[in-house]
RNA sequence: GGGCCGUUGGCGCAGUCUGGCAGCGUACCUGCAUGACACGCAGGUGGUCAGAGGUUCAAAUCCUCUACGGCCCA
Numbered sequence: 001g002g003g004c005c006g007u008u009g010g011c012g013c014a015g016u017c018u019g020g021c022a023g024c025g026u027a028c029c030u031g032c033a034u035g036a037c038a039c040g041c042a043g044g045u046g047g048u049c050a051g052a053g054g055u056u057c058a059a060a061u062c063c064u065c066u067a068c069g070g071c072c073c074a
Stems, first nucleotide, its partner, number of pairs: 001073007010026004020057001028044005050066005
């Protein structure tokens, strides 16, 4: 230098192909329960979907560029 894959709450991930409400687990907060803690049960908070631009009525999703990480080729 070239090719491919990945980037989504604190953490681990789905959703992308086929554009249309931002989801799951865990963590955290509150309550119940307990002498108390843990476990358990119920409820809840938390997201610029890596960044920028474009297409579109509408973009996490499609296109372009950039950044970071991984693998391969030279």
Notes
A computed fold for a 74-nucleotide RNA from an Acidimicrobiales bacterium, annotated as transfer RNA. The organism belongs to Acidimicrobiales, within Bacteria. Rfam family: tRNA. By type it is a transfer RNA. Gene Ontology term of the family: triplet codon-amino acid adaptor activity. The family is grouped with related families in Rfam's "tRNA clan".